[in-house]
RNA sequence: AGGGUUUGAUCCUGGCUCAGAACGAACGCUGGCGGCGUGGCUAAGACAUGCAAGUCGAACGGACUAUCCAAUUGAGUAAUCGAGAGGGUAGUUAGUGGCGAAAGGGUUAGUAACGGAUAGGUAACGUACCCCAUUCUCCGGGAUAGCGUCAGUAGCUUCGGCUACUUUCCGAAAGGGGCAUUAAUACCGGAUAAUAUCAGCAAUUAUUAAGAUUGUUGCUCAAAAGAUUCAUCGGGGUGGGAGCGGCCUAUCUCUUAUCAGCUUGUUGGUGAGGUAAUGGCUCACCAAGGCUAAGACGGGUAGCGGGACUGAGAGGUUGACCCGCAACAUCGGGACUGAGACACUGCCCGGACCUCCACGGAGGGCUGCAGUAACGAAUAUUGCGCAAUGGGCGAAAGCCUGACGCAGCGACGCCGCGUGUGGGAGGAAGUCUUUCGGGAUGUAAACCACUGUCAGGGGUUAGAAAGUGCAUUUCGGUGCAUUGAUCCGCCCCAGAGGAAGUCACGGCUAACUUCGUGCCAGCAGCCGCGGUAAGACGAAGGUGGCGAGCGUUGUUCGGUGUCACUGGGCUUAAAGGGUGUGUAGGCGGGUGUGUAAGCGUCUUGUGAAAUCCCUCGGCUUAACCGAGGAACCGUUAGGCGAACUGCACAUCUUGAGGCAGGUAGGGGUCAGUGGAACUGUUGGUGGAGCGGUGGAAUGCGUAGAUAUCAACAGGAAUGCCGGUGGAGAAAUCGGCUGACUGGGCCUGUUCUGACGCUGAGACACGAAAGCGUGGGUAGCGAACGGGAUUAGAUACCCCGGUAGUCCACGCUGUAAACGAUGUCUACUAGGUUGUGGCGGUUCUGACGCCGGCACGACCGAAGCAAAAGUGUUAAGUAGACCGCCUGGGGAGUACGGUCGCAAGGCUAAAACUCAAAGGAAUUGACGGGGGCUCACACAAGCGGUGGAGCAUGUGGAUUAAUUCGAAGCAACGCGCAGAACCUUACCUGGGUUUGACAUGCUUGGAUGCCAUCCGGGAAACCGGGGAAGCUGCCCUUCGGGGUGAAACUUGCACAGGUGCUGCAUGGCUGUCGUCAGCUCGUGUCGUGAGAUGUCGGGUUAAGUCCUUUAACGAGCGAAACCCUUACCGUUAGUUGCCAGCGGGUAAUGCCGGGGACUCUAGCGGGACUGCCGGUGUCAAACCGGAGGAAGGUGGGGACGACGUCAAGUCAUCAUGGCCCUUAUACCCAGGGCCUCACACGUGCUACAAUGGCGGUGACAGAGCGACGCAAGACCGCAAGGUGGAGCAAAUCGCAGAAACAUCGCCUCAGUUCGGAUUGCAGGCUGGCAACUCGUCUGCAUGAAGUCGGAAUCGCUAGUAAUCGCGUAUCAGCUACGACGCGGUGAAUGUGUUCCUGAGCCUUGUACACACCGCCCGUCAAGUCACGGGAGUUGGGAGUACCCGAAGUCAGUUUGCCAACCGUAAGGAGGCGACUGCCGACGGUAAGCCCGAUGACUGGGACUAAGUCGGAACAAGGUA
Repeated sequence: AGGGUUUGAUCCUGGCUCAGAACGAACGCUGGCGGCGUGGCUAAGACAUGCAAGUCGAACGGACUAUCCAAUUGAGUAAUCGAGAGGGUAGUUAGUGGCGAAAGGGUUAGUAACGGAUAGGUAACGUACCCCAUUCUCCGGGAUAGCGUCAGUAGCUUCGGCUACUUUCCGAAAGGGGCAUUAAUACCGGAUAAUAUCAGCAAUUAUUAAGAUUGUUGCUCAAAAGAUUCAUCGGGGUGGGAGCGGCCUAUCUCUUAUCAGCUUGUUGGUGAGGUAAUGGCUCACCAAGGCUAAGACGGGUAGCGGGACUGAGAGGUUGACCCGCAACAUCGGGACUGAGACACUGCCCGGACCUCCACGGAGGGCUGCAGUAACGAAUAUUGCGCAAUGGGCGAAAGCCUGACGCAGCGACGCCGCGUGUGGGAGGAAGUCUUUCGGGAUGUAAACCACUGUCAGGGGUUAGAAAGUGCAUUUCGGUGCAUUGAUCCGCCCCAGAGGAAGUCACGGCUAACUUCGUGCCAGCAGCCGCGGUAAGACGAAGGUGGCGAGCGUUGUUCGGUGUCACUGGGCUUAAAGGGUGUGUAGGCGGGUGUGUAAGCGUCUUGUGAAAUCCCUCGGCUUAACCGAGGAACCGUUAGGCGAACUGCACAUCUUGAGGCAGGUAGGGGUCAGUGGAACUGUUGGUGGAGCGGUGGAAUGCGUAGAUAUCAACAGGAAUGCCGGUGGAGAAAUCGGCUGACUGGGCCUGUUCUGACGCUGAGACACGAAAGCGUGGGUAGCGAACGGGAUUAGAUACCCCGGUAGUCCACGCUGUAAACGAUGUCUACUAGGUUGUGGCGGUUCUGACGCCGGCACGACCGAAGCAAAAGUGUUAAGUAGACCGCCUGGGGAGUACGGUCGCAAGGCUAAAACUCAAAGGAAUUGACGGGGGCUCACACAAGCGGUGGAGCAUGUGGAUUAAUUCGAAGCAACGCGCAGAACCUUACCUGGGUUUGACAUGCUUGGAUGCCAUCCGGGAAACCGGGGAAGCUGCCCUUCGGGGUGAAACUUGCACAGGUGCUGCAUGGCUGUCGUCAGCUCGUGUCGUGAGAUGUCGGGUUAAGUCCUUUAACGAGCGAAACCCUUACCGUUAGUUGCCAGCGGGUAAUGCCGGGGACUCUAGCGGGACUGCCGGUGUCAAACCGGAGGAAGGUGGGGACGACGUCAAGUCAUCAUGGCCCUUAUACCCAGGGCCUCACACGUGCUACAAUGGCGGUGACAGAGCGACGCAAGACCGCAAGGUGGAGCAAAUCGCAGAAACAUCGCCUCAGUUCGGAUUGCAGGCUGGCAACUCGUCUGCAUGAAGUCGGAAUCGCUAGUAAUCGCGUAUCAGCUACGACGCGGUGAAUGUGUUCCUGAGCCUUGUACACACCGCCCGUCAAGUCACGGGAGUUGGGAGUACCCGAAGUCAGUUUGCCAACCGUAAGGAGGCGACUGCCGACGGUAAGCCCGAUGACUGGGACUAAGUCGGAACAAGGUA
């Protein structure tokens, strides 16, 4: 610090998403040790059990225990043993009393202010314990707890009592009652008294003020002569202090306006009450106020702060742990006590819940520490100790203390340590991978040598301890004893031993391979992976990250400048209000003086501590802890300053306005009036149509239309002028005239003196359509009717036509109300032009020229902008104010409110859903857009196809099989240049299994091969025999020996596959297209994709060439080079040729010869717009001409740019992967590929006389031939046969060319056309075989067909048409096919309107899989959320009324009562009872707000392949 994601690509806008940090966390996998922290976030829901607040005997009376003394007394002769009043000592403590219990501890429900924070005030207050000062501590009295008793029996007895049992005052219990009696530091009375309180007076100080201080007078008020161990501790009054509180003020403190008005104790006053104290805090009376757009009132949410997390900061989020404040204690209410409470472990009442119960009643409150169930994703031990720190009580010892100190549990967090260290191979094994060579894991391991942290075992010391008790003391201290819940440290032992996982590996984002799977299973934060070769799923190996942890989920901040204060925008991306007037508010010209609110500076107090930061220090380090400092960005108070803002005063004229003189104008309102056109009515003329359309029809018309003339009537709109011209705030405004009226502009030595700008609300205006009332209605014309069109046509077109359009008044209040651009002000190059004024120039005027102002346009510098563009009329540079935006959809919708007669307007969400939606520009593609150009594309022609028969291919059907492939052009006489067997891949049947074929290893035994024979069989094959001959190499004495090759055989590796995938591929091919295109380097332009070049003007077959030119060059294509053909030359003449010479024949280059010619085949020449004329830019080029065999690439061929079609081919071949392996391989026989109601393509033959048949006669080229071509001759009607000369070919043969010419016949007919079909008889095959299923011949038969519907194909010259010939394949042939060859040999066009295709330029685009594109809506199906809904139901806050507990306060009192008074009756006072006000809970009633649910209903969103249409995007076919 950024990255990914919209596109074919680009720039921008814009959302979504990721990388970081954090956490009281949870979940998954894993888990060695320690330190320090931290741990119920949910049900402020319910709680078993234990503990969490007591203490003081030095306040008090008792009781009890122990012990001592002991009056008295029993037994005993006595010693002695007992009992024991009373007292002492030591100890315990139920009760009275004192202090504490209001602290400490917990929680965050409520609370938006009665809270909190900060700064102040209290002259309006309180304060137990503590400290200081001072003073006092006198005399009496009456009660009450406790204790005893409210009882009999029996036993024992020291006679005091004790024990036991029945049932003992009531009651189960809790508890309560009667009687008698007792103490105090409990309670009461009295005395004394002030610097206390109150009142009065006076003085001082001083205030806003009842204040403070001093003096004086009067009234009133106190206590414990208590305790003890004798030195203290207590008690009362007063004053002061410290600390802690109460109350008040200012500022700040979430969200919502779909909450806009709220309030009656309300706001204030007077008086009273109340309180520690102010105050409507409460009450009576009086007044009618108070709050609110700076957000009252209402709704929602929430404890607040110090701080915490994050961030560069500003901010945002948050308030666990620790500290401060508040609030609460089962829910609600209330007071009592007290210094303090309206009281967590106190009291009373009501509610809910729980427990006990003898049914009469009674008890309870963990939001203390543990703990339980429940809730939940989730949160610990019913631990130890008061040793330390702190608290309560006490004189103290001490007691209490779930505060606290510690331990336990949890990787929950932070921090630290370890799981070893060194050596050790080109490198074990295993695993993974592999191109099979290797590579990786990997110095990793093993192995060798070391070390000893932590854990484990054993041992040991100090510290956390200060105090306390006793003793002693010169009062300084000293000595002795004693106090640890828990924990650290150190030493020794042993031995690498006990200690590593988790996530990721397509991009973002560090890290890659194999296998499995096959849009399945699954992954995924975003983009997206998966449909048979997945680096994205699962596994494994490897690698990367972090490491006792690692990932995931959730939440917050960041990134996000994506709410923009720092720091954004609004022409087209979301966003300027339709326009103005103007209130509040915001902002505001020049000069001077003052002030000091803002502002600056200095000082002052505060901003608790902790935290953060810095420095130092303590734990071995760190985390953690301690000390000091800084900081706490805030605020209080004071001083100084006066530039700027504010305020006050004064002044100025330039902003603004007024005045005067001119001036343009469809500015507005009302009234009047004109002509043209139109329609209608009347009349005339006229006589069959008119009208309308792409073409028609409906319609009108013989009852006289249309047309035409005249007259009349009516309504609406105002031609020409007229204009990117004028006016207006906008909407809007257009014949002419008048009346009334608003604004603008120009000029001025005129006046006022900042009077200004903007403008939330508010008010006014506001096109069209629409609404209300009343008129009006010619034309036009929603709806509607009819006619067409169409598959349909609720449309487009046509004929009619009602509302409406018009007027008056009223409403509506919206538009692409647009410059998609708010208003105002200032500044910042120019040029051109229009409209309206003015001035100057000239003697005057006009024209012209010059200057300046206002308004309207165009082009452009700088700048700005994503670009398009804009550019003094800004979208530039600045300022002021207002409005508006924050991804797309849902939605400008729902609900609510408000306006409206209605239609509807304004305001305005959410759930849910997507990863985009969008702007500008680029390159393509496309268009029923445009321009230019080309092509047998059309036209002009010639001949065909489509009709018939047959051939052939295909589809379909059939079949055991009819093998497979090819599918618009670019499949269909295609692969197949030749299926009877073979081919052959298919089917049926029979057989083989290392195989028909290759290589290697291996077994066997020396064999094995071979003419040929036998058996079975359809054959393959199986089984059996086998003459002669052959059988490697080495040694050899030629007898043989060794070895084991070839071959055979056994077994194993493997072979084999026309099995699949042409969408895994190579190669080859088709097509666009022989179309003229496709690109690159450098430069330039553009942010960029890209553009330029390659465009424009000419020209060409051509991106061919020329010219212009920010381009200059180059490459692949085009052309040329190559082959062939046309002419000539030259060279060479055999097998070719024969002019001349010679020979010969019936004849023939037959022979000798010859190279002249033809020809053959080598080498050259030739054609290049070279020459002439014209046109053209002094060009390229074109047109015409000459010469020439050939003329403008002469004809033909080969040659096919970048690319497109996932085009075709795995069945030519090759090949990855997959599949089969006694079968999907191999062999064989037979069958099939040849089927046949049908359909299509390509052909052949015809339909005839330009013909058919018969006779006769000519003229080619190119090929082929030994597994061959075969002559002459003979036989056969013929196919053919016999036979074989010649020929490996310019020599011989195939081989007769045919059309044609000529002679003759046929005479327009289903024929002497046509030949299908069928019968008979034959031939041929180097075929084994001709049935399925060959071809040819002869004879006979003689089908359809008389020129072919819609439609469609080829061809521009040696072409079409027509005629025959040859070759490949091949035994033969289904060839009419294919590929070649020559013969005869036309017609038409010189054009580009149209059809098809193509090229270039341009334009639009919502297309980019690119129009076979994209895309909209209804309906149907599924899912989801939401709205309405008769209602049903739950909750919340109030209002009115009823009831009225406890309790305070007030009142009443015939009840009761110790203290004080009181000759005693009573009083004061207290208790009790009753009544009243208030009052919780509860009840009733009508509404309000928020949810849940609801038959049905409405739209919305989403969902590979549903239906109907075809609305939008191109002129989208009606912009």

The RNA shown here (small-subunit ribosomal RNA) has 1519 nucleotides and comes from a metagenome.
RNAcentral holds the sequence, with entries from SILVA.
Model confidence (mean pLDDT): 82 of 100.